[in-house]
RNA sequence: CGUAGGUUCCGGGGUCGGUGAGAAUCCGAACCGGCGGUGAGAGUCCGCGACCCCCGCAUUCGCGGGGUUGAACCGGUGGAAUUCCGGUACCGACGGUGAUGGGCGGCAGUUUCGACUGCGCGCCCGAGUCCGGAUGGAAGGAACGUGGG
Numbered sequence: 001c002g003u004a005g006g007u008u009c010c011g012g013g014g015u016c017g018g019u020g021a022g023a024a025u026c027c028g029a030a031c032c033g034g035c036g037g038u039g040a041g042a043g044u045c046c047g048c049g050a051c052c053c054c055c056g057c058a059u060u061c062g063c064g065g066g067g068u069u070g071a072a073c074c075g076g077u078g079g080a081a082u083u084c085c086g087g088u089a090c091c092g093a094c095g096g097u098g099a100u101g102g103g104c105g106g107c108a109g110u111u112u113c114g115a116c117u118g119c120g121c122g123c124c125c126g127a128g129u130c131c132g133g134a135u136g137g138a139a140g141g142a143a144c145g146u147g148g149g
Base pairs, nucleotide, nucleotide: 001148004146006144007143008142009141010140015029016028017027018026030129031128032092033091034048035047036046037045043090044089052067053066054065055064056063057062072088073087074086075085076084094132095131096130101125102124103123104122105121106119107118108117109116110115
């Protein structure tokens, strides 16, 4: 020097109020933002990881390969910023729970034939912030030996 290989450690955040008999899920407001890169600092640019799916191996934990995967503009400063400042927006894996909530249908009752009411009877929908996989794994980061130059 930080190339090869090793060991150890680190490695995801966020809530209040309202309605109501009942909601951390409805409504309103608030709040949160993994890793590397990029002429200058990024949830929304370029990639990667997590999650999910497929294939192969192993058939106990897993390992390897492939695929899918959200969202930003305007103005300002500047040599340089979709990254800073100002403004206004937007996004958020899988499984669970689901105020007896919502939608569609079914059945029953009422009807001025428009519709209304009741029934957890069926199907579908319903959380970025709650619970779980996860006291996990990982993108990667740091430190310290060894070999090499």
FMN riboswitch aptamer (RFN element) from Leucobacter sp. Ag1, 149 nucleotides, folded computationally. Rfam family: FMN riboswitch aptamer (RFN element). Rfam describes the family as follows. The RFN element is a highly conserved domain that is found frequently in the 5'-untranslated regions of prokaryotic mRNAs that encode for flavin mononucleotide (FMN) biosynthesis and transport proteins. The model forms 96% of the base pairs in the Rfam consensus. The same sequence occurs in records of 2 taxa. Taxonomically the source falls in Leucobacter (Bacteria, Bacillati, Actinomycetes, Microbacteriaceae). The coordinates come from a structure-prediction model, not an experiment, and the mean pLDDT is 81.